This is a predicted structure of a 62-nucleotide RNA (Fluoride riboswitch aptamer (crcB RNA motif)) from a Pseudomonadota bacterium. It matches the Rfam family "Fluoride riboswitch aptamer (crcB RNA motif)". Rfam 15.1 lists 2,293 matches to the family in 1,982 species. The sequence was found by an Rfam model in a public genome assembly. The coordinates come from a structure-prediction model, not an experiment, and the mean pLDDT is 75.

């Protein structure tokens, strides 16, 4: 100096933040980057799941 293994850890899960849990990837060339339609175009959701907050939209009441 290089490689391998282990531990610790890091990252990701279609638009924001936090907690918990789950899954996946790992030294980055990875995990991940929604769906329908031949096409112009169209559709759902701030979650991977639960809870809370924030933002947007609609309805009702004061």
């Nucleotide at each position: 100096g290089a490689a391998a293994c282990a531990a610790c850890a890091g990252g990701u899960g279609a638009u924001g933040g936090a907690g918990u849990c789950c899954a996946c990837c790992u030294u980055a060339c990875a995990a991940c980057c929604g769906c329908c339609g031949a096409c112009u175009g169209g559709c759902u959701g701030a979650u991977g799941a639960c809870u809370c907050c924030u933002g947007a939209u609609c309805a009702u009441u004061a």